[in-house]
RNA sequence: GCGCGAUUAGCUCAGCUGGUUAGAGCGCACGACUGAUACUCGUGAGGUCCUAGGUUCGACUCCUAGAUCGCGCA
Numbered sequence: 001g002c003g004c005g006a007u008u009a010g011c012u013c014a015g016c017u018g019g020u021u022a023g024a025g026c027g028c029a030c031g032a033c034u035g036a037u038a039c040u041c042g043u044g045a046g047g048u049c050c051u052a053g054g055u056u057c058g059a060c061u062c063c064u065a066g067a068u069c070g071c072g073c074a
Base pairs, nucleotide, nucleotide: 001073002072003071004070005069006068007067010026011025012024013023019057028044029043030042031041032040050066051065052064053063054062
């Protein structure tokens, strides 16, 4: 230098052929249970969907450029 992949909650990851309000597990807070913890159960908070533009009635999803990380080739 070229190609490919990844980027979504604090962490690990889903998210269908573009559609109505973006999710799970773990973690965190509160409550229930207990003599008290733990376990378990319930409720809740937490998101600029990496950035910027474009297409579209509508974009996490499609296109373009860029950023970071990983892999391969030279």
Predicted 3D model of a 74-nucleotide RNA (transfer RNA) from a Candidatus Kaiserbacteria bacterium. The sequence was found in a public genome assembly. The source organism's lineage runs through Bacteria, Bacteria candidate phyla and Candidatus Kaiseribacteriota. It matches the Rfam family "tRNA". Rfam classes the family as a transfer RNA.